Predicted 3D model of a 388-nucleotide RNA (Bacterial RNase P class A) from a bacterium.
The gene name in the source record is rnpB.
Its mean pLDDT, the model's own confidence on a scale to 100, is 80.
Rfam family: Bacterial RNase P class A. Its family is annotated with tRNA processing, ribonuclease P activity and dimeric ribonuclease P complex in the Gene Ontology.

[in-house]
RNA sequence: GAAGUGCCCCAGGCGUCCGCGCUUCGCCCUUCGGGUGGGGUGAGGAAAGUCCGGGCUCCACAGAGCAGGAUGCUGGGUAACGCCCAGGCGGGGUGACCCGACGGAAAGUGCCACAGAGAACAGACCGCCUGGCUCGGCGCUUCGGCGCCGGGUCCGGUAAGGGUGAAACGGUGAGGUAAGAGCUCACCAGUGAUCCGGGUGACCGGAUCAGCUAGGCAAACCCCAUCCGGAGCAAGACCAAAUAGGGGGAAGAUGAAGCUGCUCGCCGAUUCCCCGGGUAGGUCGCUCGAGCCGGCCGGAGACGGUCGGACCAGAUGGAUGGGCGCCGCCGGCCCGGCCCGCGAGGGACGGGACGGCACAGAACCCGGCUUAUCGGGGCACUUUCUUC
Numbered sequence: 001g002a003a004g005u006g007c008c009c010c011a012g013g014c015g016u017c018c019g020c021g022c023u024u025c026g027c028c029c030u031u032c033g034g035g036u037g038g039g040g041u042g043a044g045g046a047a048a049g050u051c052c053g054g055g056c057u058c059c060a061c062a063g064a065g066c067a068g069g070a071u072g073c074u075g076g077g078u079a080a081c082g083c084c085c086a087g088g089c090g091g092g093g094u095g096a097c098c099c100g101a102c103g104g105a106a107a108g109u110g111c112c113a114c115a116g117a118g119a120a121c122a123g124a125c126c127g128c129c130u131g132g133c134u135c136g137g138c139g140c141u142u143c144g145g146c147g148c149c150g151g152g153u154c155c156g157g158u159a160a161g162g163g164u165g166a167a168a169c170g171g172u173g174a175g176g177u178a179a180g181a182g183c184u185c186a187c188c189a190g191u192g193a194u195c196c197g198g199g200u201g202a203c204c205g206g207a208u209c210a211g212c213u214a215g216g217c218a219a220a221c222c223c224c225a226u227c228c229g230g231a232g233c234a235a236g237a238c239c240a241a242a243u244a245g246g247g248g249g250a251a252g253a254u255g256a257a258g259c260u261g262c263u264c265g266c267c268g269a270u271u272c273c274c275c276g277g278g279u280a281g282g283u284c285g286c287u288c289g290a291g292c293c294g295g296c297c298g299g300a301g302a303c304g305g306u307c308g309g310a311c312c313a314g315a316u317g318g319a320u321g322g323g324c325g326c327c328g329c330c331g332g333c334c335c336g337g338c339c340c341g342c343g344a345g346g347g348a349c350g351g352g353a354c355g356g357c358a359c360a361g362a363a364c365c366c367g368g369c370u371u372a373u374c375g376g377g378g379c380a381c382u383u384u385c386u387u388c
Base pairs, nucleotide, nucleotide: 001384002383003382004381005380006379007378008377009376010375012327013326014325015324016323017322018321020042021041022040023039024038025037026036027035028034029033044359048370049369051368052367053366054365055364056232057231058230059229068228069227070226071225072224073087074086075085076084077083088102089100090099091098092097103223104222108221109220110217111216112215125162126161127158128157129156131154132153133152134151135150136149137148138147139146140145170188171187172186173185174184175183189213190212191210192209193208194207195206196205197204198203236284237283238282239281246275247274248273249272250271251270258266259265292309293308294307295306296305297304298303328357329356330355331354333352334351335350336349338347339346340345
C1' cells in the first nucleotide's frame, strides 16, 4: 500500500426571521377560562415491525391433575426472556473470525421422492458358484457310455465385484470357502458397558471388554426436562351536564301551572323537589425512571456496587415545521493553467453556477431481537505485497 475481521461512536453545523406543542412569570379581561408579552424546553438509533420478556392496571384464582403452548449443549448475568457473556461440541474460512431449534432415532409409531432387483427384522438385475436337464465340439471306448471345453435353461447358494441412488447395512489385509460373507483373525474407525485421570459442568484424554457395526428425518407424531391464568393505557380511577328513562317524596277540580311582582279576574290539568346509574365533556393515569452522564471499586466478561452531577417531549385530529444567509460533504457540467502521451485522450489541483445530503418520526414505560439506513470517524486484530 491492498484486501478483510471484530467492537464502538456520529447522524450535516452555525446565525437570523416567521410559526406550533408543553411549561413558567408578569399584565389585562374575568364564571369556567381567555388574551397578550418575556423566559425555559421540544424525537430516534432505530421512535419502525409489534416478534419475545417484564413493570403497571383491571378481571379470574383453595390444592392437585389433564389438555394446550413455548423453550431445549453447559455454567453464569438479569426484574425477566426465545436476550446477553464465557465455555464445550459440530460446520465454514489461509487467518482475524463467522454460523448452528445443538435433549432423545440401541422407548414406540410413521415417512424416506426419482432411479433401482432391493430403502430398514433389506435385496439376487448383471456377475460369481454347486447341482439337475439339454445342445454343440473334441478325446477315449468293452459301443452301454465316460471325461474335457463351450452355450442354453431350471432349482438353489452368494452381498466380494458391476449397476441405481442423497443414502445399499464398517475399512484394509490374511485365513477360510464350491463361490462368498465379521464366517474367523490382525490392525484401523465407530458404538456401548465398566474403570482411571482432568474439569463446577457441557465435555476432554486414556485403559479393558463386547464382532456390537446400530442409516436419515423429532422445523413428523411422540418421549423427557423446565416455564406459562386472561386482557391490555381505548388498561383503569375520579368529577360530571342537556335530553330521555328509573326510584322516592310533595301539591292538585275544596282549582296546579300560566297570563302576572302582588290582589282581583281569566283559563282548566298536571306541576314541583330530592336521589342514584350511565352518556357528552373534563381531570388523573402521564412520565423521576429495573432511566441518563461521569469517576472509582469488584468481575475474564455479560454485569454488579458505590459516589457525584443534570432534569431530559408528553401531544389526544394528535406540536416538534418552514424561509433566508454562511460553511461542510457528495455528484455530473463549465472555466483556468500544470503534468503524462506522437496522438486520440488521461491525471491531479484551483475556481464557478446548479442539483443533492440517508433510513425514518414519539403516544403508558422499560429490557431485548429483527428489519431499514447517504455517508463519516475511532480502537484492536488478520492475510498479503513492497521498501528500509